[in-house]
Context: one part of a larger RNA
RNA sequence: AGUGAAUGGUGGAUGCCUUGGCUGUAAGAGGCGAUGAAGGACGUACUAGACUGCGAUAAGUCACGGGGAGCCGUCAAGAGGCUUUGAUCCGUGAAUUUCCGAAUGGGACAACCCAGCUGGCAGUGAUGUCAGUUACCCUGCGGGGGGCUAACCUGGUGAAGUGAAACAUCUCAGUAGCCAGAGGAAGAGAAAUCAAAUGAGAUUCUGCUAGUAGCGGCGAGCGAACGUGGAUUAGGGCAAACCUGUUGUUUACAACAGGGGUUGUAGGACUGCGAUAUUGUAUGUUAGAUAGUAGUGGAAUAAUCUGGAAAGUUUAGCCAUAGAGAGUGAUAGUCUCGUACACGAAACUUGAUAACAACAUAGCAGUAUCCUGAGUAGGGCGGAACACGUGUUAUUCUGUCUGAAUCCGGGGGGACCACCCUCCAACCCUAAAUACUACUUACAGACCGAUAGUGAACCAGUACCGUGAGGGAAAGGUGAAAAGAACCCCAGUGAGGGGAGUGAAAUAGAACCUGAAACCAUUUACUU
Numbered sequence: 001a002g003u004g005a006a007u008g009g010u011g012g013a014u015g016c017c018u019u020g021g022c023u024g025u026a027a028g029a030g031g032c033g034a035u036g037a038a039g040g041a042c043g044u045a046c047u048a049g050a051c052u053g054c055g056a057u058a059a060g061u062c063a064c065g066g067g068g069a070g071c072c073g074u075c076a077a078g079a080g081g082c083u084u085u086g087a088u089c090c091g092u093g094a095a096u097u098u099c100c101g102a103a104u105g106g107g108a109c110a111a112c113c114c115a116g117c118u119g120g121c122a123g124u125g126a127u128g129u130c131a132g133u134u135a136c137c138c139u140g141c142g143g144g145g146g147g148c149u150a151a152c153c154u155g156g157u158g159a160a161g162u163g164a165a166a167c168a169u170c171u172c173a174g175u176a177g178c179c180a181g182a183g184g185a186a187g188a189g190a191a192a193u194c195a196a197a198u199g200a201g202a203u204u205c206u207g208c209u210a211g212u213a214g215c216g217g218c219g220a221g222c223g224a225a226c227g228u229g230g231a232u233u234a235g236g237g238c239a240a241a242c243c244u245g246u247u248g249u250u251u252a253c254a255a256c257a258g259g260g261g262u263u264g265u266a267g268g269a270c271u272g273c274g275a276u277a278u279u280g281u282a283u284g285u286u287a288g289a290u291a292g293u294a295g296u297g298g299a300a301u302a303a304u305c306u307g308g309a310a311a312g313u314u315u316a317g318c319c320a321u322a323g324a325g326a327g328u329g330a331u332a333g334u335c336u337c338g339u340a341c342a343c344g345a346a347a348c349u350u351g352a353u354a355a356c357a358a359c360a361u362a363g364c365a366g367u368a369u370c371c372u373g374a375g376u377a378g379g380g381c382g383g384a385a386c387a388c389g390u391g392u393u394a395u396u397c398u399g400u401c402u403g404a405a406u407c408c409g410g411g412g413g414g415a416c417c418a419c420c421c422u423c424c425a426a427c428c429c430u431a432a433a434u435a436c437u438a439c440u441u442a443c444a445g446a447c448c449g450a451u452a453g454u455g456a457a458c459c460a461g462u463a464c465c466g467u468g469a470g471g472g473a474a475a476g477g478u479g480a481a482a483a484g485a486a487c488c489c490c491a492g493u494g495a496g497g498g499g500a501g502u503g504a505a506a507u508a509g510a511a512c513c514u515g516a517a518a519c520c521a522u523u524u525a526c527u528u
Stems, first nucleotide, its partner, number of pairs: 001527009015513001016477002020448002022445007029437002031148002039100003042055003046078002049075003061094006070082003105114003115134008136145003152183001153181005163170001167217001193200002204231005214222002235429003238373001242259007264407001266372004270366004279360003283357005291349003295343003301316003305312001317334002319323001325337003378402008388414001409424005464471002484512001487499004
């Protein structure tokens, strides 16, 4: 020096664990904000700091309800207190709630500076201090808006990487992004719809139809509908004719109010005849079942053995509408908390249902006259949406130029025409089935188990990096219980160690469960 073995060191893999995550299911809730939000700054405890809570009434104040012996939040203790005259704690309601922030009296480099007006207090006064008030926009006796918020929704605006194996039409895609706005859902919605020679009967979502018919540098690709099966079902109100009244004005009209009326085998007005009871409602008021926000009761075991410890072993019981789960010194139906089951609210929320009110609601016949949504339908030009790229291109929307009919009327049925069928535009509202989950509660998992699972199990969007937008970590485990090692010794009044002591164990000693490998030593055997 090498090889092997043993014993240590270093290191932190592995195993076991879980405070944290991930993904769902069922419900709830679906908003907060000028009565000042979200988010912050600064304060606040007997004691310095941090977190949590709270706001100069500052880990808190008051009322009501629950509860019943301990408590004064955590790191984390000491000191000092509180509490059966019911504390701490839990729930509901109320009070307080500095400063910044939409921030709103003016200003400003957020958490700061400086005012006006009215009133109170102090002062002889200058002045100080306290309370209220003073932004802008809309509205106009009142009041509303503004800002924030995860996704879902509607509208406006609107890419590119990409694909086409290049690229321009096309695609990606009306996607991402940005802007505006709303709601618990939004949007859509009661046929000028489809269908096809039979008929259907608002909208929405969904299985099929179907990767079909089509569209397409007929490339890449894009991609329906009819029909049918399901989910859920709900229909209403105006404008007009006409009547009445008022006002303006008066030849005739117009406006407003009340009645009337609402559809397509046309209906309504109008005229004549007839009916007067029941039913309905998405409206209002009152009452308030249920549920939620604290809780209450809640069965049943002993001994033995091993062990540090019994829940394990053995023996013999018991309960069960409870053998879900968690904890307890190892694995507990019967030890603790619970669980099944049965109960419970002064207060706040919910609002099944009921009562009352309000509102609505019938038929037949007639046809001379009147009404039935106009810068609209349609057309030209240019665009866009429709699965449909202008094409033979219907349909829908409209920037621009035009421009009807009005019931003997008008639209549609994929160029266009005829016949036939079908519907009635140019006004409004409408629950449910559908989408989503920042948030709350309960439950679940052939989900993870500390290089995993959230970036974050730990004081993490922290430390740190960046001018900034922004980027963004590492870091869990003593023990059943601190019983966390009194005292002695070595040492620098060290670090560290040796005894002693605790403990089942200290090679569990805080750099603490287990403690792999690389790597470093010591001892030893063999070889050279």

The prediction has a mean pLDDT of 85. The part of an RNA shown here (large-subunit ribosomal RNA, domain I) has 528 nucleotides and comes from Sulfurospirillum sp. 1612. The full RNA is in RNAcentral, with records from ENA.